This is a predicted structure of a 523-nucleotide part of an RNA (small-subunit ribosomal RNA, 5' domain) from a Bacteroidota bacterium.
It was read from a public genome assembly.
The organism belongs to Bacteroidota, within Bacteria.
Its mean pLDDT, the model's own confidence on a scale to 100, is 83.
It matches the Rfam family "Bacterial small subunit ribosomal RNA". Gene Ontology terms of the family: ribosome and structural constituent of ribosome.

Context: one part of a larger RNA
RNA sequence: GGAUGAACGCUAGCGGCAGGCCUAACACAUGCAAGUCGGACGGUAAAAGCUGUAGCAAUACAGUUUGAGAGUGGCAAACGGGUGAGUAACGCGUAUGCAACCUUCCCUUGACUGGGGGAUAGCUCGGAGAAAUUCGGAUUAAUACCCCAUAAGAUUAUUGGAUGGCAUCAUUUGGUAAUUAAAGAUUUAUUGGUCAAGGAUGGGCAUGCGUGCCAUUAGUUAGUUGGUAAGGUAACGGCUUACCAAGGCAACGAUGGCUAGGGGGUCUGAGAGGAUGGUCCCCCACACUGGUACUGAGACACGGACCAGACUCCUACGGGAGGCAGCAGUGAGGAAUAUUGGUCAAUGGGCGCAAGCCUGAACCAGCCAUGCCGCGUGAAGGAAGAAGGCCCUAAGGGUUGUAAACUUCUUUUGUACGGGGGUAAUUUACGGAUCGUGAUCUGUAUUGAAAGUACUGUACGAAUAAGCGUCGGCUAACUACGUGCCAGCAGCCGCGGUAAUACGUAGGACGCAAGCGUUAUCC
Numbered sequence: 001g002g003a004u005g006a007a008c009g010c011u012a013g014c015g016g017c018a019g020g021c022c023u024a025a026c027a028c029a030u031g032c033a034a035g036u037c038g039g040a041c042g043g044u045a046a047a048a049g050c051u052g053u054a055g056c057a058a059u060a061c062a063g064u065u066u067g068a069g070a071g072u073g074g075c076a077a078a079c080g081g082g083u084g085a086g087u088a089a090c091g092c093g094u095a096u097g098c099a100a101c102c103u104u105c106c107c108u109u110g111a112c113u114g115g116g117g118g119a120u121a122g123c124u125c126g127g128a129g130a131a132a133u134u135c136g137g138a139u140u141a142a143u144a145c146c147c148c149a150u151a152a153g154a155u156u157a158u159u160g161g162a163u164g165g166c167a168u169c170a171u172u173u174g175g176u177a178a179u180u181a182a183a184g185a186u187u188u189a190u191u192g193g194u195c196a197a198g199g200a201u202g203g204g205c206a207u208g209c210g211u212g213c214c215a216u217u218a219g220u221u222a223g224u225u226g227g228u229a230a231g232g233u234a235a236c237g238g239c240u241u242a243c244c245a246a247g248g249c250a251a252c253g254a255u256g257g258c259u260a261g262g263g264g265g266u267c268u269g270a271g272a273g274g275a276u277g278g279u280c281c282c283c284c285a286c287a288c289u290g291g292u293a294c295u296g297a298g299a300c301a302c303g304g305a306c307c308a309g310a311c312u313c314c315u316a317c318g319g320g321a322g323g324c325a326g327c328a329g330u331g332a333g334g335a336a337u338a339u340u341g342g343u344c345a346a347u348g349g350g351c352g353c354a355a356g357c358c359u360g361a362a363c364c365a366g367c368c369a370u371g372c373c374g375c376g377u378g379a380a381g382g383a384a385g386a387a388g389g390c391c392c393u394a395a396g397g398g399u400u401g402u403a404a405a406c407u408u409c410u411u412u413u414g415u416a417c418g419g420g421g422g423u424a425a426u427u428u429a430c431g432g433a434u435c436g437u438g439a440u441c442u443g444u445a446u447u448g449a450a451a452g453u454a455c456u457g458u459a460c461g462a463a464u465a466a467g468c469g470u471c472g473g474c475u476a477a478c479u480a481c482g483u484g485c486c487a488g489c490a491g492c493c494g495c496g497g498u499a500a501u502a503c504g505u506a507g508g509a510c511g512c513a514a515g516c517g518u519u520a521u522c523c
């Protein structure tokens, strides 16, 4: 000198764009953050409209339409969002391999979608419990569950042929035997279901190389290293088990200890290098602590389950409930870090034929000079060089200083009153055209949180707006008074003991400027 997720002191007009718990992965009140589908199903709670009956009416009952609470079922909930505790590791980066693998939804292609059955939630009846919840009886549906049929280029076993390679083998074509499918809905055209092949996407596994500090850590390892067999997995493998052998790693640093998420990047530097990994993107790991599996295409699952532990809460003492490292917010810790805001309008996600619903993702707004950038605090003229302040060689001069006053001008900004686009493409309704009955194009209407914001017009009036640090040398900028080794200053050298340009105050000056200084850290 540059830099910062900064903090502190003094000061403070505005806008744009960014950023905002670095500490306690400490504990959390409250609200919200993952639902959706009636075009899968039984049925219809609340509510609304209409009709009918009774009634003067209120109202009651019945029917019907809409509707949607609870339930079965499907899909989603494994994404999105948070944090960096652990991890020195195939975790990450890079480059390869899988002849050792999986892949819901999506796309392409081929084939199929026949017949039957028993339950169960809900509802209803009854019981236990303070509650959470739970037990029994009766009864009912399905795209829930089960059985049978059909069965190929699927799977398994066995047996021939051909081609190729990379060792195990791979591809392809035949025979025989065995095993395994399916679901409807709405209504005439769609959509769904099953099997198989291919694609796409996403993942899994393996390997080469790279990836901290300590040798004041030198030996380490028994599933350990390899083999055989079996099990297990989507898949290879000591992944697991039994048996056999005695190996494996290590001064090219094993093992141990300490520290740490990794990368793209960021800061600095002419570069080499050094330091760093906040915001954004990719990967990994975690979800009160430890463990376990279930469901599922996918989890060993942040807002799922079970067990154990610590903690908090409720209790009728028998027993139960909970997990903000989601968004806000609270306490605590700390030098220190924001609103218990608005909207699904756009982008994206889930479900749905769709309308639509959900979405603290996202988009916006609020707070903070935390940073970067931009603008303003007026411009021109104006010498009696006014008054006042300060200094001096003191009837005078110097300086503050064109500074002020005064004259003329402007209106960024400000205040008041008006105008006000684009972010909107879609979707839906109606109409038209083309192909064709569903798409494409097109016309009108409809949809904006931010927000009447940005922007812009008119009027008014210099009106609303400057500080902070320094002035001995390094280092730009000097005098007076006060103090008298005192009070104090200080980054280093050093100032202060009666003429202090170094302390304090004043005048003046210098530097930067809505900031300026100090502290901390890195180069």
Base pairs, nucleotide, nucleotide: 001523002522003521004520006519007518008517009516010515013375014374015373016372017371018370019368020367021333026331027330028329030328031327032326035075036074037073040072041071044068047066048065049064050063051062052061053060054059082286083285084284091211092210093209094208095207096206097205098204101203102202106199107198108197109196110195111194112193113192114148115147116146117145124137125136126135127134128133154179155178156177157176158175159174160173161172162171163170164169184191185190212258213257214256219249220248221247224246225245226244227243228242229241230240231239261283262282263281264280265276266275267274268273288309289308290307291306292305311322312321313320314319339365341364342363343362347361348359349358350357351356378409379408380407381406388400389399390398391397392396414460415459416458417457418456419455423450428445429444430443431442432441433440434439435438467512468511469510470509471508472493473492474491478507479506480505481504482503488495489494